[in-house]
RNA sequence: UUUUUAUAAAGAGGCGUGGAGAGACUGGCUCGACGAAACGCCGGCAACCUCUAGCAGCGUGCUAGAACGGUGCCAAUUCCUGGUCAUAUAAAAA
Numbered sequence: 001u002u003u004u005u006a007u008a009a010a011g012a013g014g015c016g017u018g019g020a021g022a023g024a025c026u027g028g029c030u031c032g033a034c035g036a037a038a039c040g041c042c043g044g045c046a047a048c049c050u051c052u053a054g055c056a057g058c059g060u061g062c063u064a065g066a067a068c069g070g071u072g073c074c075a076a077u078u079c080c081u082g083g084u085c086a087u088a089u090a091a092a093a094a
Stems, first nucleotide, its partner, number of pairs: 001094008013042005021031003025082001027080002043074003047071003050066007078086001
């Protein structure tokens, strides 16, 4: 990068550096000098992998919980809207 599957109305931010943009894209709307993006540090959430317990019962499913580890995420329903399923993320495969 491509493909497949799943998820996207729940949840969770402070400080420092920085200095004007950000919310993928279209059109809206919104956030931003009471400090955007990005980076760093610390913290948090619990979606997927993982782990624990219970139930079902043989390859996995459901429910509850954990947060040491691999990712992810921490304004607004993926902010709303549109699309040959557009985008993001996870897991697996090539």